A computed fold for a 350-nucleotide part of an RNA from a Nitrospiraceae bacterium, annotated as small-subunit ribosomal RNA, central domain.
Context: one part of a larger RNA
RNA sequence: CUGGGCGUAAAGCGUGUGCAGGCGGUUUGGUUAGUUGGAUGUGAAAGCUCCUGGCUCAACUGGGAGAGGUCGUUCAAUACUGCCAGACUAGAGGACGGUAGAGGAGAGUGUAAUUCCCGGUGUAGUGGUGAAAUGCGUAGAUAUCGGGAGGAACACCAGUGGCGAAAGCGGCUCUCUGGGCCGUUCCUGACGCUAAGACACGAAAGCGUGGGUAGCGAACGGGAUUAGAAACCCCGGUAGUCCACGCUGUAAACGAUGCGAACUUGGUGUUGGUGGCGUAAAAACCUUCAGUGCCGAAGCAAACGCGAUAAGUUCGCCGCCUGGGGACUACGAUCGCAAGAUUAAAACUC
Numbered sequence: 001c002u003g004g005g006c007g008u009a010a011a012g013c014g015u016g017u018g019c020a021g022g023c024g025g026u027u028u029g030g031u032u033a034g035u036u037g038g039a040u041g042u043g044a045a046a047g048c049u050c051c052u053g054g055c056u057c058a059a060c061u062g063g064g065a066g067a068g069g070u071c072g073u074u075c076a077a078u079a080c081u082g083c084c085a086g087a088c089u090a091g092a093g094g095a096c097g098g099u100a101g102a103g104g105a106g107a108g109u110g111u112a113a114u115u116c117c118c119g120g121u122g123u124a125g126u127g128g129u130g131a132a133a134u135g136c137g138u139a140g141a142u143a144u145c146g147g148g149a150g151g152a153a154c155a156c157c158a159g160u161g162g163c164g165a166a167a168g169c170g171g172c173u174c175u176c177u178g179g180g181c182c183g184u185u186c187c188u189g190a191c192g193c194u195a196a197g198a199c200a201c202g203a204a205a206g207c208g209u210g211g212g213u214a215g216c217g218a219a220c221g222g223g224a225u226u227a228g229a230a231a232c233c234c235c236g237g238u239a240g241u242c243c244a245c246g247c248u249g250u251a252a253a254c255g256a257u258g259c260g261a262a263c264u265u266g267g268u269g270u271u272g273g274u275g276g277c278g279u280a281a282a283a284a285c286c287u288u289c290a291g292u293g294c295c296g297a298a299g300c301a302a303a304c305g306c307g308a309u310a311a312g313u314u315c316g317c318c319g320c321c322u323g324g325g326g327a328c329u330a331c332g333a334u335c336g337c338a339a340g341a342u343u344a345a346a347a348c349u350c
Base pairs, nucleotide, nucleotide: 004321005320006319007304008303012318014201015200016199017198021194022193023192025088026087027086028085029084030083031082033081034080035077036076037075038074039073040072041071042069048066049064050063051062053060091191092188093187094186095184096183097182098181099180103177104176105175106174107173108172109171110154111153115149116148117147118146119145120144121143125136126135162169163168206247207246208245209244210243211242215241216240220236221235222234223233258317259316260315261314262313263312266295267294268293269292270291271290272289273288275286276285299306300305323350324349325348332343333342334341335340
């Protein structure tokens, strides 16, 4: 390299947008570039192949035919591909009418609870554990009632429910804003799919500057446990967790399953629509789209299992794998304030 693969054995980039590139619906005409066929030229010698000679072979010698090509010229063919011109509507997009939603951003506002502060009642304990102790409390705690402050989070509703490309999103109201789905079949007329580089987004932790800090809580201190206890348990507690702006760019970023398209018996839930039937209005029922679950035919699979949301049957494009360790490493390069991230070997060893 070929071949074979990528749910769990090595292997799908965390996710999207998208230039180049690759691939591309139906149909008519033209062209003959690719393609196919014929003719012809050329592809030195040696080598390869066949025959022969050669001290037994080999090396070597002579001869013949062929093979060897992204090759040149010319003639022809026109199905397919390309190119040019025209047409189409089944892909794609738009318009119009509906529709569900924790989709995003900003502003405002509400509530239970925890903590703290002030005041009242009240007196000796409280708290915590397997049991204790540290801790708090006669300077009046815990408990209980009233008032206040502040931060963070949103019980019930809540659902293999919904939305989003993923990360993710949950009190309520307002403003701004993205996408989806369904219906009519009105418009454009292949405008499409994928996507190396590139660009953007990207949990938590972490970093910079400035705020904020109720609860929780790395580090740290103390009490226990224990042979010891750098832990598990308990009492405290700083960064952090929260906000604004900027950086970092990683996760078991998981469905461990790339995106798009087509095809292939069924059953049963659920979410959002359409049409029909039905009704006073509904519900139920039937149908058809779009999601989301479960069970399963064929088939696939090493098995587990997957099974129209495929891991089935095919096509297009991208990414990735090639024994274990060394090594999510070294060196170099790029990025970063740093932490580090990305790219990524070899010796050696089994």